Molecule: transfer RNA
Organism: Candidatus Iainarchaeum sp.
RNA sequence: GCCCUGGUAGCUCAAUGGCAGAGCAAAUGUUUCGUAAACAUUAGGCUGAGAGUUCGAGUCUCUCCCAGGGCU
Numbered sequence: 001g002c003c004c005u006g007g008u009a010g011c012u013c014a015a016u017g018g019c020a021g022a023g024c025a026a027a028u029g030u031u032u033c034g035u036a037a038a039c040a041u042u043a044g045g046c047u048g049a050g051a052g053u054u055c056g057a058g059u060c061u062c063u064c065c066c067a068g069g070g071c072u
Base pairs, nucleotide, nucleotide: 001071002070003069004068005067006066007065010024011023012022013021018055026042027041028040029039030038048064049063050062051061052060
């Protein structure tokens, strides 16, 4: 220099172009003499940045940034 994969909640990951979710973690409550466990509830996201296409973009297109891998 070229090619490929990925970037979404604190962490690990989902999500046919049509309401952004799950598990774990966190908070609160129930339970217990108390803690843990269990159960219930709640909160937590400008989907890496910018632009484009579209009635509508996490998803498609372009340019960057970051991480990993391959070729030379």